[in-house]
Context: one part of a larger RNA
RNA sequence: UGACGGGGGUCCGCACAAGCGGUGGAGCAUGUGGUUUAAUUCGAUGAUACGCGAGGAACCUUACCCGGGCUAGAAUGUGAAGGAAUGUUACAGAGAUGUAUCAGUCAGCAAUGACCUGAAACAAGGUGCUGCAUGGCUGUCGUCAGCUCGUGCCGUGAGGUGUUGGGUUAAGUCCCGCAACGAGCGCAACCCCUGUUGUCAGUUGCCAUCAAGUAAUGUUGGGGACUCUGACAAGACUGCCCGCGCAAGCGGAGAGGAAGGAGGGGACGACGUCAAGUCAUCAUGGCCCUUACGCCCGGGGCGACACACGUGCUACAAUGGCGCAUACAGCGGGUAGCGACACGGCAACGUGAAGCCAACCUCUAAAAGUGCGUCUCAGUUCGGAUCGGGGUCUGCAACCCGACCCCGUGAAGCUGGAAUCGCUAGUAAUCGCGCAUCAGCCAUGGCGCGGUGAAUACGUUCCCGGACCUUGUACA
Numbered sequence: 001u002g003a004c005g006g007g008g009g010u011c012c013g014c015a016c017a018a019g020c021g022g023u024g025g026a027g028c029a030u031g032u033g034g035u036u037u038a039a040u041u042c043g044a045u046g047a048u049a050c051g052c053g054a055g056g057a058a059c060c061u062u063a064c065c066c067g068g069g070c071u072a073g074a075a076u077g078u079g080a081a082g083g084a085a086u087g088u089u090a091c092a093g094a095g096a097u098g099u100a101u102c103a104g105u106c107a108g109c110a111a112u113g114a115c116c117u118g119a120a121a122c123a124a125g126g127u128g129c130u131g132c133a134u135g136g137c138u139g140u141c142g143u144c145a146g147c148u149c150g151u152g153c154c155g156u157g158a159g160g161u162g163u164u165g166g167g168u169u170a171a172g173u174c175c176c177g178c179a180a181c182g183a184g185c186g187c188a189a190c191c192c193c194u195g196u197u198g199u200c201a202g203u204u205g206c207c208a209u210c211a212a213g214u215a216a217u218g219u220u221g222g223g224g225a226c227u228c229u230g231a232c233a234a235g236a237c238u239g240c241c242c243g244c245g246c247a248a249g250c251g252g253a254g255a256g257g258a259a260g261g262a263g264g265g266g267a268c269g270a271c272g273u274c275a276a277g278u279c280a281u282c283a284u285g286g287c288c289c290u291u292a293c294g295c296c297c298g299g300g301g302c303g304a305c306a307c308a309c310g311u312g313c314u315a316c317a318a319u320g321g322c323g324c325a326u327a328c329a330g331c332g333g334g335u336a337g338c339g340a341c342a343c344g345g346c347a348a349c350g351u352g353a354a355g356c357c358a359a360c361c362u363c364u365a366a367a368a369g370u371g372c373g374u375c376u377c378a379g380u381u382c383g384g385a386u387c388g389g390g391g392u393c394u395g396c397a398a399c400c401c402g403a404c405c406c407c408g409u410g411a412a413g414c415u416g417g418a419a420u421c422g423c424u425a426g427u428a429a430u431c432g433c434g435c436a437u438c439a440g441c442c443a444u445g446g447c448g449c450g451g452u453g454a455a456u457a458c459g460u461u462c463c464c465g466g467a468c469c470u471u472g473u474a475c476a
Base pairs, nucleotide, nucleotide: 001476002475003473004472005471007470008469009468010467011466012465013464015460016459019423020422021421022420023419026314027313028312029311030310031309032308033307034305035304042053043052064300065299066298067297068296069295070294076123077122078121081117082116083115086103087102089100090099091098092097106113107112125289126288128287129286130285134283135282136278137277138276139274141272146185147184148183149182150181151180152161153160154159165176166175167174191266192265193264194263196234197233198232199231200230201229202228206223207222210221211220212219237260240254241252242251243250244249303442316416320375321374322373323372324371325370326369332363333362334361337356338355341352342351343350344349382413387408388407389406390405391404392403393402429452430451431450432449433448434447435446
């Protein structure tokens, strides 16, 4: 100087408390451990691994296993020699591949050029090892308020001072004081979204007024008022009032205002810590393999199952289930696509097909809600696992191993031990919708969007994490 303390002081954070909903019990989904296996590829492992890398494992992917094959190799460059390119067919084979056949006979006067095959050779290739050799990127402490420097001053020195102190703040934020005076990286602001208004603009959006028209509809003429769209601008600063205070600022009520004391949300992560994570995104030193640890193909595996754990979904019902009717969103996507509408089918879906590269057409129905009816507390008209049968669709192909539809079946489950998680407001809870990946999909995941919409916070003693000052130390 730090670190640590079941030392002290001060102060924060859904840290506790207060409150609401869960997890831990059930079934299933998914990840992991373990076990099994020819292989169940690899990595991630307290917090900070475990719906994580994976924003899509039937083949492919694929890195694993078995088998069949190749050896300058699957890709690219140089390249002797040969051939236009390219396309068809047959046979063998699981395919990779091999053998054969037919069509074709490029441009240019030529040299030659493009393209294809291709000997030798030079460069290959490796998801093989080392994240404890590394770059880059990332997690965490933590959006915590800290971390430092120049000069000066103090100290033999390590170092200190500044950065401590008194107030204040979300903040090393600001004020006052002070052997310090300044400065940098952080904080804040500048950026984006959202909440109000104005100006400009007016189609594909809108429809108040006028007119036309219809069974009906902004449908048509027209209009820019309104909604909206999207560019610019305004707006909030404790600016005004009162109290306290040296000041910074705090408290209170209020005016004005769409918004009030950081309005709400996002992006943004200091010096560093964990030899944290990643050599399997990529890059890269070293080491290792070279008829194989490289490459191609067929099949299998990554999907196994006595178990154990994490994360979720659906439930156990009446604030509910079922039937009929009916209302209101926002973000987004669409041409190898979205597909209205009509017809067929109980349905998944099929057949035909308008429109739309989309404020135009379409996905699109929002659901919870509301109205009416029914069920009356029951393992049930709750719950839907499991299994039997039949079908649809994608795809070369759904046996291992897809989703969906219909009929039947109808398991566990009566609110869950010790323990444990999230959340402070348009939040929790609850309801549906969209998107990426994607042929299809194991999505109950992830990322977004809107609808309905709470309760509680006395307080800081205690648990956890953190900040500053101080104290002890046999630790560095």
Molecule: small-subunit ribosomal RNA, 3' major domain
Organism: Cyclobacterium sp.